[in-house]
The prediction has a mean pLDDT of 82. Predicted 3D model of a 72-nucleotide RNA (transfer RNA) from candidate division WWE3 bacterium CG08_land_8_20_14_0_20_40_13. Its Rfam family is "tRNA". Rfam describes the family as follows. Transfer RNA (tRNA) molecules are approximately 80 nucleotides in length. The sequence was found in a public genome assembly.
RNA sequence: UGCCGGGUGGUGUAGCGGUAGCAUUUUGCGCUCUGAACGCAAAGAUCCUAGGUUCGAAUCCUAGCCCGGCAG
Numbered sequence: 001u002g003c004c005g006g007g008u009g010g011u012g013u014a015g016c017g018g019u020a021g022c023a024u025u026u027u028g029c030g031c032u033c034u035g036a037a038c039g040c041a042a043a044g045a046u047c048c049u050a051g052g053u054u055c056g057a058a059u060c061c062u063a064g065c066c067c068g069g070c071a072g
Stems, first nucleotide, its partner, number of pairs: 001071007010024004018055001025043006048064005
């Protein structure tokens, strides 16, 4: 320098252009002799950044930034 893949709660990971889900975590409650084991509930992400397309963008397009891989 070129090409490919990726960036989504604290962490990991889904998400045909139409309310961003799951697990874990945290908090509260229940259960229990006790417990972080189990059960229930709640909290937590303006989706890497800036533009564009669209009635509507995490999703499509453009340019950047960061991470990984391949090639030279």